Notes: SAM riboswitch aptamer (S box leader) from Saccharothrix tamanrassetensis, 114 nucleotides, folded computationally. The coordinates come from a structure-prediction model, not an experiment, and the mean pLDDT is 80. Taxonomically the source falls in Saccharothrix (Bacteria, Bacillati, Actinomycetes, Pseudonocardiales).
RNA sequence: CGCUCAUCCAGAGGGGCAGAGGGAUCGGCCCGAAGAAGCCCCGGCAACCCGUCGCACAGCAUCCGCUGGCGACCACGGUGCCAAUUCCGACCCGCGACGCGGGAAAGAUGAGGA
Numbered sequence: 001c002g003c004u005c006a007u008c009c010a011g012a013g014g015g016g017c018a019g020a021g022g023g024a025u026c027g028g029c030c031c032g033a034a035g036a037a038g039c040c041c042c043g044g045c046a047a048c049c050c051g052u053c054g055c056a057c058a059g060c061a062u063c064c065g066c067u068g069g070c071g072a073c074c075a076c077g078g079u080g081c082c083a084a085u086u087c088c089g090a091c092c093c094g095c096g097a098c099g100c101g102g103g104a105a106a107g108a109u110g111a112g113g114a
Stems, first nucleotide, its partner, number of pairs: 003112006013042005021031003025090004043082003047079003051073005057068004086106001091103005
């Protein structure tokens, strides 16, 4: 730089430095001098990995274990996250139609292989 899979309507604060932007892009609509982005300290949340337990599930084994899947727990550890549904929309389909519903695309995060 790119590939595969999974998840994304819930949840999560305070202080210091700093000084005008931020919410991926575009269009909206929001946040922001009652202090944005960024950095630091403490704290928290719980998506994945790690760890523990369970299962009436699948496969292997036939030493009753192993692997996968599902569920619950943990928050020690690795990442991540702590305004608004990924803030809404972008493309396609349907409908009772300028709205509603569904599915994609794109994005973010994690894990894995090359």